Predicted 3D model of a 75-nucleotide RNA (c-di-GMP-I riboswitch aptamer) from Desulfamplus magnetovallimortis. It matches the Rfam family "c-di-GMP-I riboswitch aptamer". Gene Ontology term of the family: cyclic-di-GMP binding. It was read from a public genome assembly, where an Rfam model found it. Lineage of the source: Bacteria > Pseudomonadati > Desulfobacterales > Desulfobacteraceae > Desulfamplus.
[in-house]
RNA sequence: AAUUUGAAAAGCCAAACCAGUUGUGAAACUGGGACGGAAAACCACGGGUCUCUUUGAGAUAGCCGGGUUGCCUCA
Numbered sequence: 001a002a003u004u005u006g007a008a009a010a011g012c013c014a015a016a017c018c019a020g021u022u023g024u025g026a027a028a029c030u031g032g033g034a035c036g037g038a039a040a041a042c043c044a045c046g047g048g049u050c051u052c053u054u055u056g057a058g059a060u061a062g063c064c065g066g067g068u069u070g071c072c073u074c075a
Base pairs, nucleotide, nucleotide: 005075006074012037013036017032018031019030020029021028022027035062041068042067043066045065046064047063048060049059050058051057052056
């Protein structure tokens, strides 16, 4: 330096729900809030699920797989 695993410490993210805003909608964003997470960071490539103005377009990365990248400590 790289790879694998994850015990402890210091930290990190933030489900449901509530308020506000945006959107036809799924849902997203901001604040509060923690169910959980070791990539719960990013990507819509494949599958799944969901929405609509349904020959299509969109949402979901905290559904699964895949790809890319990163931080702290000890072994």